This is a predicted structure of an 88-nucleotide RNA (c-di-GMP-I riboswitch aptamer) from Candidatus Syntrophopropionicum ammoniitolerans. It matches the Rfam family "c-di-GMP-I riboswitch aptamer". Rfam describes the family as follows. GEMM was predicted in a large-scale screen for bacterial structured RNA regulatory elements.
[in-house]
RNA sequence: AUUGGAAAAAGGCAAACCAGCCGAAAGGCUGGGGCGCAAAGUUAGGAAUCUAAAUCACUAGCAGUGAUAUGAUCGUCCGACUGCCGAA
Numbered sequence: 001a002u003u004g005g006a007a008a009a010a011g012g013c014a015a016a017c018c019a020g021c022c023g024a025a026a027g028g029c030u031g032g033g034g035c036g037c038a039a040a041g042u043u044a045g046g047a048a049u050c051u052a053a054a055u056c057a058c059u060a061g062c063a064g065u066g067a068u069a070u071g072a073u074c075g076u077c078c079g080a081c082u083g084c085c086g087a088a
Base pairs, nucleotide, nucleotide: 002088003087005085012037013036017032018031019030020029021028022027035075041081042080043079045078046077047076048073049072050071055067056066057065058064
């Protein structure tokens, strides 16, 4: 440097759920919790999915319906960058 995670050690992260807070929502943050994770570290670049406040359309108007990401998810997949410990 490359491949790879069989065995081992040091550690790490933290799903559902619960409480508080933020947000229109999706969702996020903190604490508890622990399903799992060898990149479950970083990054919304590509795809996918979720949401629809504002905006636009329908409507005389309200209500309602529809469209739309500029919102969100990296613990959905791919890409990019970085990294711990063994092994070959």